[in-house]
């Protein structure tokens, strides 16, 4: 670093330190000198993974106040972007429908972030 398989609507803070900029990128929104972002230091959440408990014991699935090993600790992955639908409205048409705009509407995908294995 590349790849697969999962999960992404929920939770979770004090204190020091530093000193403009952050929220993945683009567009929007938002957060921030009542100090953000990083970093220490304890503390919290609970996703995965192992380990002990328990339960089974063909096997799978569960479960736990514990111990480790990552992880996270504004906003639904903050929102959207791509395709299908749905709805609201503008305009054209006798009409079936057709074309704009708009929705944090519904469902798929892309991307991303984790966390297991493999190269």
């Nucleotide at each position: 670093a590349u790849u697969u398989c999962a999960u992404g609507a929920a939770g979770a803070g004090u204190g020091g330190u530093u000193g403009a900029g952050g929220g993945a990128c683009g567009a929007g929104c938002c957060c921030u000198g009542c100090g953000a972002c990083g970093c220490c230091a304890c503390g919290a959440c609970a996703a995965c993974c192992g380990g002990a408990c328990a339960g089974a014991u063909a096997g799978u699935g569960c479960g736990u106040a514990c111990c480790g090993g990552u992880g996270u600790c504004a906003a639904c992955u903050c929102u959207c972007u791509c395709c299908u639908g749905g709805u609201u409205u503008g305009c054209c048409g006798u009409a079936g429908g057709g074309c704009g705009a708009g929705c944090g509407c519904a469902g798929g995908g892309a991307a991303c972030a984790u966390g297991a294995g493999a190269u």